[in-house]
RNA sequence: GGGCACGUAGUCGAGCUCGGAAAGACGCCGCCUUCGCAAGGCGGAAACCAGGGGUUCAAAUCCCCUCGUGUCCA
Numbered sequence: 001g002g003g004c005a006c007g008u009a010g011u012c013g014a015g016c017u018c019g020g021a022a023a024g025a026c027g028c029c030g031c032c033u034u035c036g037c038a039a040g041g042c043g044g045a046a047a048c049c050a051g052g053g054g055u056u057c058a059a060a061u062c063c064c065c066u067c068g069u070g071u072c073c074a
Stems, first nucleotide, its partner, number of pairs: 001073007010026003020057001028044005050066005
């Protein structure tokens, strides 16, 4: 330098194929339960989807550029 894959709550990780209100688990907060804690049950907060631009009525999703990580080739 070139090819491919990946980047989404604090962490992990669906959703992308086929554009229409962003799941789930762990963690966190509150309540119930307990003498108390843990476990369990119920509820809640938390992601402008790596950044910018474009297409579209509408973009996490499609297109272009850039950045980062991994991997292969040179």
Source information:
Transfer RNA from a Candidatus Aenigmatarchaeota archaeon, 74 nucleotides, folded computationally. The sequence is in RNAcentral, with records from ENA. The prediction has a mean pLDDT of 84. Its Rfam family is "tRNA". Rfam classes the family as a transfer RNA.